[in-house]
Predicted 3D model of a 1580-nucleotide RNA (small-subunit ribosomal RNA) from a Nitrospirota bacterium. Its Rfam family is "Bacterial small subunit ribosomal RNA". Lineage of the source: Bacteria > Pseudomonadati > Nitrospirota. Model confidence (mean pLDDT): 83 of 100. It was read from a public genome assembly.

């Protein structure tokens, strides 16, 4: 000097916000296990599961200086044997052999010493050390007290003492039993074993006395008497004194006694550590455990104990414990820590350190200081083992270590060197504590795999827009290093304050002897380990992997896959272009490790003490009365419990934090220090809250003097209506209902009048008016009787508030017993409606509704708001009452109740707003995702119905509130359109045309499907076309570009042959352009053509990958932005409101201003004219020419033609409108409010339609899915249905005659005239590239005839004949003509289409396609109507506003039975386990007790007593036939319940019914649309 630096959010509910709300993630942390991989060290750590069961070995021994033996060996001594071996004798040929004497050596014996070791007595230890966590919810444990109620061996410290004897017993020695384990008997013998005696009081105990002290018993100190009551020796050293004994060389030597030293012993005090008891306080879950308890609670007396206690036991009393949680279940060792956290706090109890607890299970004592003892005893039980079957052993929850279970946890190591224990004087011996060291990435920390330079950006993988990017300075290559791994060498700390020797000094002591102690020499000890470390050597050379890339999350492409395969933490990926699957290439994290997977805390303020809420999201109990409990006005004074504050004393150690320090760092270790919220104790302090005492009145009450009220309860009383019965009058209906039956009526209903009966319920007045705590309460009148408000005084003296439990009240419906029953009306029964209708509507009708008496105790029991109290802008209505004021039926001011509107605040918002959901205290209830569920089981109440109380397993990721925009609605208002309506014509019936569907086929190519597919793509299928089918053929291709190679008889042409062509073959003819050069020629190069290669080609898929065109809503008037503004946001506001308009067109208002897309208008036709022009058009007039005619020619008006202009703007008048916008009428005009048509199509919607017009991505076929060609088919017919044509006829057909258009085409065309042909046509050729000719006749019209109502003189189908015309070609399959043939059809069901004016309707002409084909289609022009009152309803749009559970947006959404598959739980006849009360049997080993005997003991009894066993309750578990719900599941049945007014508003309760959603009655609510009134209220 430090030791207090701490708090991050994301994703997921919707179309979109806001909030509520649960799920999910990022983080840390582990004795962890899985998968993938792995180099080197250190420091750690490692059976979490079966307190499952063991083989093996080892974990507890020591002292011979306590004891009596035994005793290998050494030395010396006998004395025996055996070998060898030397002398010499004897014997031999020589040996062999005999025997004598010495020396050696061996062996066994034995005596004396020394003595290492040792079974056995005896001492200490064995109660520690190690191991576990079963058990234990308890004084276990933590913390902090006590013990005046206790003990304590070893160790320390101060006394005192240790005399003097005596008996036995192991072991031995001998016999005996047993398989063995092991025992008996007899005999010997020792001791620091064991047993008396003497002695001793400081010790214990009685009895006593003084003196101090304390919480009660009492305790300490001094004191007297008196009782009890002790020992053991061992060793070493000395004869130094004193005494004895032996030997003496007399000098002395050796012994005993003694003396000494060490150890030990006996007896006390005293400490130190340990031990035991007590005891305040903390210490888990379930109240679907509420009552527990008889030795229990206490007292007396004894017993026990080291010691206090019911600890035991006898005896008395009846007591204890429990909502502050007894008892009972279930669970679990506790702590110091650890672990996460910002912190409270949660979770947790591995390794280390404290405490407890156990030692196969269960019970027991015994020795000891100290156990009820983990490697002790002794019984019972399981279980293994041995076994002569008679009997015995055994207990790893010590260390290795095996088996079993399991996801899963290690060597059958090494050493006592080191640090600690045990005995031992001591050397030592033991020690699986302990030190090490092996095995596991199990975790924590280091270190490495190399490092610099190195671009042709290298090969090479991957992507490409094919240019290229990227992997990447990355490799290679070149120059280094030298950790760590390998190989050489050297070589440690730990170990000296040990041990033993020696000296020296000091203590003991008579002592130079012994012994202790200290220093200082020398010696001797190491498992780890030849280890850590150093030093040399070689060489980039041995050494990188998990994981993940859609978001959260940091990182993106590329193939394969094709709702398969798989992925997923959560939202979600996948159905042919998957950044999400697999696979690569890239890339990001991390790194010897990195993922999954578990659990724990955090995040999560998601249980909220820090720090939440409860009108509508979960959540105020239906109200009230009050018990505990919690809280509580002013004031004085007093305590000090609560509170603060100093001090003290503990809170162990390790941890954690700080500062150092030691291994190279760091991890890890050491020291020191901080720091330990708590306990206890002491001394103040006294403002708060608490207690104590006294006072006050404002909270709160009384008391009086008035007031309103559907407030209860009980008894009378009345009118009015229903139904009924009696009579009267009268006659066929009557009642219902959308419309109808059923049903009452000719036995007289209904209608009508008069009387009677009998129940119930009380209009008007009546009002968001009273009144009650709620439910409730509504005629009068009367008895009782609760409560409230007003006033004004006096009293009481805080009596208050709120309220778990607790009582009481508690609408309807429902139960019970008894009356009563008029109407009404569950059930039920008939009629309807319906696909069906168990309903909704109708006729009947039973219980109930009424009353009395009990029960039931629930409702959307709601203001969905708990009660009190304060305080915080008003404004305006009502009820009750007082006070003032006024000429009043005025008005002002207070209190008390109901109601709107509204500031500040509050709110997610809606809305609350002094009646608060706002500001604040206090007390109570409740809530903690959705479903499963208000279920199950269990208690509990009920007569039942059923009420309270109230979980779970599984399931989902949402479930939910408020608000937005949209869409919808059998809501509402406004408004518009051939939408109705009011008119004409139609389709739908018939025959034929075409288009589709369907069947059919080798094909009958696709494509279009509600409007918005169906005369549509198709403006024109006989070949072609053509995309389809059969067959025959082609293979760089029918078509394009490129490259490489050839090539002159090449390219082109080509009689013939073969064939249906296409194709295939071929005999002849037979070329061209450039340059060059050696020029009858050559070379080279283009062009063409053969081969070949790249590629071409696909009307093949996908229009859900695309573009571009189109269709539709719709020519509907709407869609929107930019700035300001509201709003937390989404989003509003402009864009609404009043008028207007064809029109978001315009005008007024206005938190809006403005501004684009549209809408008008520009634009093109057409309706009027003007000017200009004027040939092919045109001819009124003038001329002239032909003369039938503008025919022709000059002039030139008009029509025309075509090019500019004019013209119309609500411009003008009236009048309505707000002096407006505009409307209505009227002038004038050709033409009037957009003059008429047309071009034009907002922002979007339909994944609309086209991949086959066309382009186009992916994918596919490539001697075929491409090309080519012949024939076939697209036309095919039982039959459906769209759209047309032509009819059914007299407003018509048929004949003859006549007249008036527009707008178009024409050179491969149009096609005149004239002539043939009935007629299509033919022949024929003028004219015309066109206001010049041509098609060309318009046709209905108009004019005369004829036909008379009929299958016709209509009608034309069909069908036979004969023909024409196009085309190589008409047979499947063309149009046309002529002659015959004469079908259906006599105006069309249900239904359904076009048109509003030059429109319908009729009538014809012309053009594209096109050779040919038109009833289609796109234009033209003649003739030319009739109707519209109007906006109820059909349909479709607009634009307000409302409800929505819908957003794919009503062609939504969803509800319940029914079937099937699978999952959990309940319920179950029973069966089958654990626990565990009761009561009874049996009773081991033992403690205790009693009795007897031959007395260390034995025997008998006897009390408790483990285990067992019987009976009977009670809790939990497995299994289980069947059962009844529940939840899931993409396409199953059946209806349609809810959301809109959901088509009968809907929900709540409750009773009944019904396949089922449901219906229905009876009471509530609004969390109902919609109209109308009516009262309040706000603005004017």
């Nucleotide at each position: 000097a430090a030791a207090u630096u701490g708090g991050a959010g994301a994703g997921u509910u919707u179309g979109a916000u806001c909030c509520u709300g649960g799920c999910u993630c990022a983080g840390a942390a582990c004795g962890a296990a899985c998968g993938c991989u792995g180099g080197c060290g250190g420091c750690g750590u490692g059976g979490u599961u079966u307190a499952g069961g063991c083989a093996u070995g080892c974990a507890a021994g020591u002292c011979g200086a306590a004891c009596g033996g035994a005793g290998a060996g050494u030395u010396a001594g006998a004395a025996a044997g055996u070998u060898u071996u030397a002398a010499g004798g004897g014997g031999u040929u020589a040996a062999a052999c005999c025997g004598u004497u010495g020396a050696a050596a061996c062996u066994a014996u034995u005596u004396a010493a020394c003595a290492a070791u040792u079974a056995g007595u005896g001492g200490c230890g064995a109660a520690a050390g190690g191991g576990u966590g079963a058990g234990u919810a308890a004084c276990g444990c933590g913390u902090g007290g006590g013990u005046a109620a206790u003990c304590u061996a070893c160790u320390c410290u101060c006394g005192a003492g240790a005399u003097g004897g005596g008996g036995a017993u192991a072991a031995c020695u001998c016999g005996c039993c047993g398989a063995a384990a092991g025992g008996c008997g007899a005999g010997c013998u020792a001791a620091u074993a064991c047993c008396g005696a003497a002695u001793g009081a400081a010790a214990u105990c009685c009895u006593u006395g003084a003196u101090a002290g304390g919480c009660a018993u009492c305790u300490a100190u001094c004191g007297a008497g008196g009782a009890u009551g002790a020992a053991a020796g061992a060793u070493g050293g000395c004869c130094u004194a004193g005494u004895c004994c032996a030997c003496u060389u007399c000098g002395g030597u050796g012994g005993a006694u003694g003396c000494u030293a060490u150890c030990g012993c006996u007896u006390g005090a005293g400490a130190a550590g340990g031990a035991g008891c007590c005891c305040g306080c903390g210490u888990c879950c379930c109240a679907u455990u509420a009552g527990c308890u008889u030795g229990u609670u206490g007292g007396u007396a004894g017993g026990g104990u080291a010691a206090c206690g019911g600890c035991c036991u006898a005896c008395c009393a009846a007591g204890g414990c429990g909502a502050c949680g007894a008892u009972g279940g279930g669970u679990a060792g506790c702590c110091g820590g650890c672990u996460u956290g910002a912190g409270a706090g949660g979770g947790u109890g591995a390794u280390c350190g404290g405490c407890c607890a156990c030692a196969c299970u269960g019970g027991g004592a015994c020795u000891g200081a100290g156990a009820c003892a983990c490697u002790g005893c002794c019984c019972a039980g399981a279980c293994u083992c041995c076994u002569a079957c008679g009997g015995g052993a055994g207990g790893c929850u010590g260390c290795a270590g095996u088996c079993g279970a399991g996801a899963a946890u290690c060597u059958u190591u090494c050493g006592c060197a080191a640090u600690g224990g045990a005995c031992g004087a001591a050397a030592g011996u033991c020690u699986g504590a302990c030190g090490a060291a092996g095995c596991g990435a199990c975790g924590c920390c280091g270190c490495g795999u190399g490092a610099g330079c190195g671009a042709u950006g290298a090969a090479g993988g991957c992507c490409u827009u094919a240019g290229g990017g990227u992997c990447g300075u990355a490799a290679a290559g070149c120059u280094c290093u030298g950790u760590c791994u390998c190989c050489c060498a050297g070589g440690a700390c730990g170990a000296a304050u040990g041990g033993u020797u020696g000296u020296u000094a000091g203590g003991c002591a008579a002592a130079u002897a012994g012994u202790c102690u200290a220093a200082c020499a020398g010696u001797c000890u190491g498992a780890c380990g030849g280890u850590a470390c150093u030093g040399g050597g070689g060489g980039a050379g041995g050494a990188a992997g998990c994981c993940c890339c859609g978001g959260c999350u940091a990182a993106c492409u590329c193939c394969g896959u094709g709702c398969c395969a798989g992925c997923a933490g959560c939202c979600g990926c996948g159905g042919u272009a998957a950044g999400a699957c697999g696979g690569a290439g890239g890339g990001g994290g991390c790194g010897a490790g990195c993922g999954u997977u578990g659990u724990u805390c955090g995040g999560a303020u998601u249980u909220a003490u820090u720090g939440g809420g409860c009108g509508u999201a979960a959540a105020g109990a239906g109200c009230g009365u009050g018990u505990a409990g919690g809280u509580g006005g002013u004031u004085a004074u007093u305590u000090a419990a609560g509170u603060c504050g100093g001090g003290c004393g503990u809170g162990a150690a390790a941890a954690u934090c700080c500062u150092u320090g030691g291994c190279u760092c760091a991890a890890c270790c050491a020291a020191g220090g901080a720091c330990u919220g708590g306990c206890g104790u002491u001394c103040g302090a006294a403002a708060c809250u608490g207690g104590g005492u006294g006072a006050c009145u404002u909270g709160a009450g009384u008391a009086c003097g008035g007031g309103a009220g559907a407030g209860g309860a009980g008894a009378g009383u009345g009118g009015a209506a229903u139904u009924c019965c009696u009579g009267g009058u009268g006659u066929a209906g009557c009642g219902g209902u959308g419309a109808u039956a059923u049903g009452c009526g000719u036995a007289g209903a209904u209608a009508u009048c008069a009387g009677g009966a009998g129940g119930a319920a009380c209009a008007c007045c009546g009002g968001u008016g009273g009144c009650g705590a709620a439910g409730g309460c509504g005629a009068c009148u009367c008895u009782c009787u609760g409560g409230c408000c007003c006033g004004a005084u006096a009293c009481u003296g805080a009596c208050a508030c709120u309220g778990a439990g607790a009582c009481g009240c508690g609408a309807a419906a429902g139960c019970u017993g008894g009356g009563g029953g008029a109407g009404c009306g569950a059930a039920c029964g008939g009629g309807a409606u319906u696909a069906g209708a168990u309903a909704c509507c109708c006729c009947g009708g039973u219980a109930g509704u009424c009353c009395c008496a009990g029960c039931u105790g629930u409702a959307a029991a709601c203001g969905a708001u708990g009660g009190g109290c304060a305080c915080u802008a008003g404004g305006u209505g009502u009820a009750g009452g007082a006070g003032g004021u006024u000429c009043u039926a005025u008005c002002c001011u207070u209190c008390u109740g109901u109601g709107c509107c509204g500031c500040a605040g509050c709110u997610a918002a809606c809305g609350c707003g002094u009646u608060a959901a706002g500001u604040g205290c206090c007390c109570c209830g409740c809530c903690u995702g959705g479903g499963g569920a208000g279920u199950a089981c269990g208690g509990u109440c009920g007569c039942a119905a059923g009420g309270c109380u109230g979980a779970a397993a599984c399931u989902c990721a949402a479930a939910g509130g408020a608000a937005u925009u949209g869409a919808c609605g059998g809501g509402g208002g406004c408004c518009c359109g051939c939408a109705c309506a009011a008119g004409c014509g139609g389709u739908g019936g018939a025959g034929c045309a075409u288009g589709u569907g369907g069947c059919u086929c080798a094909a009958u190519u696709c494509g279009a499907g509600g409007c918005a597919a169906c005369g549509c793509g198709a403006a024109g299928a006989a070949c072609c076309u053509u995309a389809c089918c059969c067959g025959g053929g082609c293979u760089u291709g029918a078509c394009a570009u490129g490259c490489u190679g050839g090539u002159g008889g090449u390219a082109c042409u080509g009689a013939c042959c073969u064939g249906a062509a296409a194709g295939g073959g071929a005999a002849g003819g037979g070329a061209c352009c450039c340059a060059c050069c050696u020029u009858u020629g050559g070379u080279g190069g283009g062009a063409g053509c053969c081969a070949g290669c790249a590629c071409a080609g696909g009307u093949g898929c996908u229009g859900c990958a695309u573009g571009g065109c189109u269709g539709u809503c719709g020519u509907c008037a709407g869609c929107u932005c930019g700035u300001g503004u509201c709003g937390u946001g989404a989003g509003a506001u402009g864009u609404c409101g009043g008028g207007u308009u064809a029109a978001g067109u315009c005008c007024c208002a206005c938190a809006a201003c403005g501004a684009g897309c549209g809408c008008a208008a520009c634009c093109c036709u057409u309706g009027u004219u003007c000017u200009u022009a004027g040939u092919u058009a045109c001819c009124a007039u003038c001329c002239g020419c032909c003369u039938u005619u503008g025919g022709c020619g000059g002039a030139g008006a008009c029509u025309c033609u075509a090019a500019g202009g004019a013209g119309a703007c609500u411009g003008c008048c009236u009048g309505c409108g707000u002096u407006g916008a505009g409307c209505a009428g009227g002038a004038g005009g050709a033409a009037g409010g957009u003059g008429g048509g047309g071009a034009u199509g907002a922002c979007g919607u339909c994944a609309a339609g086209u991949c086959c017009u066309c382009a186009u991505g992916g994918c596919c076929c490539u001697u075929a899915u491409g090309c080519c060609c012949g024939g076939g088919g697209c036309g095919g017919c039982a039959c459906a249905c769209g759209u047309g044509c032509u009819a059914c006829a007299a407003u018509g057909g048929c004949c003859g005659g006549u007249a008036c258009a527009g707008a178009g085409a024409g050179u491969u065309g149009c096609c005149a005239a004239a002539c043939c042909g009935c007629g299509a046509g033919g022949u024929g050729g003028a004219g015309c590239u066109a206001a010049u000719c041509u098609c060309a006749a318009a046709a209905a019209g108009c004019c005369g005839g004829u036909c008379u109502c009929a299958g016709u003189u209509c009608g034309g189908a069909u069908u036979g004949g004969a023909g024409g015309c196009u085309g190589a070609a008409a047979u499947u399959c063309g149009c046309c003509u002529c002659c015959a043939u004469g079908a259906a059809g006599u105006u069309g069901g249900a239904a359904u289409c076009g048109c509003u004016a030059g429109u319908a309707a009729u009538c014809g002409c012309g053009a594209a396609u096109c050779a040919g084909c038109a009833g289609g289609u796109c234009g033209c022009g003649g003739u030319g109507a009739a109707u519209a009152c109007g906006u109820u309803c059909c349909c479709g749009g607009g634009c307000c506003u409302u409800g929505u559970a819908c957003a794919c947006a009503c062609c939504g959404c969803c509800c319940g039975u029914c079937a099937c598959a699978c999952c959990a739980a309940c319920c179950g006849a029973g069966u089958u386990g654990a626990g565990u009360g009761c009561a009874c049997c049996c009773g081991a080993a033992g403690u205790c007790c009693c009795g007897c005997c031959u007395u260390a003991g034995g025997c008998g009894g006897g009390c408790c007593g483990a285990a067992g066993g019987u009976g009977u309750g009670u809790u939990u578990g497995g299994c289980a036939a069947g059962g009844g719900g529940g939840a899931u599941g993409a396409a199953g049945u059946c209806g349609u319940a809810a959301c809109a007014a959901g088509g009968u508003a809907g929900c709540c309760g409750u009773a009944g019914g019904g396949g089922a959603a449901c219906c229905u009655g009876c009471g509530g609510c609004u969390g109902g649309a919609u109209c109308a009134c009516c009262u309040c209220c706000u603005u004017u």